RNA sequence: GAUCCAUUAGCUCAGUCGGUAGAGCAUCUGACUUUUAAUCAGAGGGUCCGGGGUUCGAGCCCCCGAUGGGUCA
Numbered sequence: 001g002a003u004c005c006a007u008u009a010g011c012u013c014a015g016u017c018g019g020u021a022g023a024g025c026a027u028c029u030g031a032c033u034u035u036u037a038a039u040c041a042g043a044g045g046g047u048c049c050g051g052g053g054u055u056c057g058a059g060c061c062c063c064c065g066a067u068g069g070g071u072c073a
Stems, first nucleotide, its partner, number of pairs: 001072007010025004019056001027043005049065005
């Protein structure tokens, strides 16, 4: 220098053909229990790495950039 992959909740990760984002764990509340743990029920928590574009509509498509990793030179 070229190229590929990843970036989404506190953490680990889903998200199909573009239609306003989910799970598990963790946290909080309640139930149960003599108490803790376990179990059960519920709640809160993210505008999706940054910016721009296309579109009625973008986590998803296009462009530029950032960070991490791989391959080639």

The prediction has a mean pLDDT of 81. A computed fold for a 73-nucleotide RNA from an uncultured Eubacteriales bacterium, annotated as transfer RNA. It matches the Rfam family "tRNA". Rfam describes the family as follows. Transfer RNA (tRNA) molecules are approximately 80 nucleotides in length. By type it is a transfer RNA. It was read from a public genome assembly.